[in-house]
Context: one part of a larger RNA
RNA sequence: CUGGGUGUAAAGGGAGCGUAGACGGUUCUGCAAGUCUGAUGUGAAAACCCAAGGCUCAAUCAUGGGACUGCAUUGGAAACUGUAGAACUAGAGUGCAGGAGAGGUAAGUGGAAUUCCUAGUGUAGCGGUGAAAUGCGUAGAUAUUAGGAGGAACACCAGUGGCGAAGGCGGCUUACUGGACUGUAACUGACGUUGAGGCUCGAAAGCGUGGGGAGCAAACAGGAUUAGAUACCCUGGUAGUCCACGCCGUAAACGAUGAUUAAUAGGUGUCGGGGAAUAUUAACUUCUACGGUGCCGCACCAAACCCAAUAAUAAUCCACCCGGGGAGUACCUUCCCAAAAUGAAAACUC
Numbered sequence: 001c002u003g004g005g006u007g008u009a010a011a012g013g014g015a016g017c018g019u020a021g022a023c024g025g026u027u028c029u030g031c032a033a034g035u036c037u038g039a040u041g042u043g044a045a046a047a048c049c050c051a052a053g054g055c056u057c058a059a060u061c062a063u064g065g066g067a068c069u070g071c072a073u074u075g076g077a078a079a080c081u082g083u084a085g086a087a088c089u090a091g092a093g094u095g096c097a098g099g100a101g102a103g104g105u106a107a108g109u110g111g112a113a114u115u116c117c118u119a120g121u122g123u124a125g126c127g128g129u130g131a132a133a134u135g136c137g138u139a140g141a142u143a144u145u146a147g148g149a150g151g152a153a154c155a156c157c158a159g160u161g162g163c164g165a166a167g168g169c170g171g172c173u174u175a176c177u178g179g180a181c182u183g184u185a186a187c188u189g190a191c192g193u194u195g196a197g198g199c200u201c202g203a204a205a206g207c208g209u210g211g212g213g214a215g216c217a218a219a220c221a222g223g224a225u226u227a228g229a230u231a232c233c234c235u236g237g238u239a240g241u242c243c244a245c246g247c248c249g250u251a252a253a254c255g256a257u258g259a260u261u262a263a264u265a266g267g268u269g270u271c272g273g274g275g276a277a278u279a280u281u282a283a284c285u286u287c288u289a290c291g292g293u294g295c296c297g298c299a300c301c302a303a304a305c306c307c308a309a310u311a312a313u314a315a316u317c318c319a320c321c322c323g324g325g326g327a328g329u330a331c332c333u334u335c336c337c338a339a340a341a342u343g344a345a346a347a348c349u350c
Stems, first nucleotide, its partner, number of pairs: 004321003007305002012318001014201004021194003025088007033081002035077008048066004053061001091191001092188003095184004103177007110154001115149007125136002162169002206247006215241002220236004258317005266296007274288004323350003332343001334341001
């Protein structure tokens, strides 16, 4: 490299948008680059294959034919690919009518709870644990009542419920705003799929500047436990957690399963809008086509487990893998304030 693969054995990029490229719906007409076919020229000889011949045979030698799968020129074919033109509507998109949603950003606002402060009542304990102690408390704690301050998170509803490309999103209200879905079939007429590079987004932790700081809590301190205990348990407690702006760019970023399309028994839930029947103008019930989200299950597939209309079946395109260790390391490149990240070996060894 090929072949074969990528849920769990090595292997799907964290996710999207999109450039080049690759692949691409139906019908008609033309061209003839690919494709197919005829002819001509060339494809040195030797070698190779076949036939028959000569050294007694063979090796060897000599003759004839084939082959040399190629290239060039030229005549033709037009199904497919390509290309040019014309047309179509089943893909894709737009319009119109609707309802659903923790989708996003910003502003405002609410109650419960913790902590703290002030005041009242009240007195000796509170707290904590397996048991204790450190700690707090006669300078009046804990408990309880009233008032106040401040920050963070939003109980119940809540649901293998919903929305989002992924990360993720949950009190309430308002403003702005993205997407999907259902119905209709008015419009465009292949405008599509994927996507190397590229660009954008991207949990937590971490970093920079300025705020904020209730609770929690790396580090740290103390008390226990223990042979020891740089831990698990307890009392405290700083970064951080929160906000604004800017970086970082990684996760078991997981469905450990790339995107799109197509084909293929069923059964049963649930979410969104729709149609039909019964009924009647409200609802229930039944049936049904569509879009999501679950469970079970046949064929197929699979090493098995299992997957199975949300495929692990098939096609197109991208990414990735090739024994374990060395190693996601070294050197170097890019990038970053740093920490790191990114691309990424070899010797050696089993």

Description
This is a predicted structure of a 350-nucleotide part of an RNA (small-subunit ribosomal RNA, central domain) from an uncultured bacterium. RNAcentral holds the full RNA, with entries from ENA, Greengenes and SILVA. Its mean pLDDT, the model's own confidence on a scale to 100, is 85.